Molecule: transfer RNA
Organism: Actinomycetota bacterium
RNA sequence: GCCGCCCUAGCUCAGUCGGUAGAGCGUCGCUCUCGUAAAGCGAAGGUCGCGGGUUCGAUUCCCGCGAGCGGCUCCA
Numbered sequence: 001g002c003c004g005c006c007c008u009a010g011c012u013c014a015g016u017c018g019g020u021a022g023a024g025c026g027u028c029g030c031u032c033u034c035g036u037a038a039a040g041c042g043a044a045g046g047u048c049g050c051g052g053g054u055u056c057g058a059u060u061c062c063c064g065c066g067a068g069c070g071g072c073u074c075c076a
Stems, first nucleotide, its partner, number of pairs: 001072005007066001010025004019056001027043005049065005
C1' cells in the first nucleotide's frame, strides 16, 4: 500500500431484506431469611464509532474518516 471482517447498555453479544432497539451477566430496589447467599419480582442504564448522502423516515442502504482483528505484497 491492497483485500476481508468487525464497531449496538458497564461487560459478552443478538437484532431489524428501512418504521423509532433487546437478551444474558453486572448494578440498584423490593420480597423471602435470624442474617447472608441463592431464588422470585421490579427498575435504571444505549447520540446503535464519527461525519455526510439518499429517503416521509437510517442502527439497517451508499460515501468518507477513525478504532480493532486477520490475510497478501513491497521496501528496509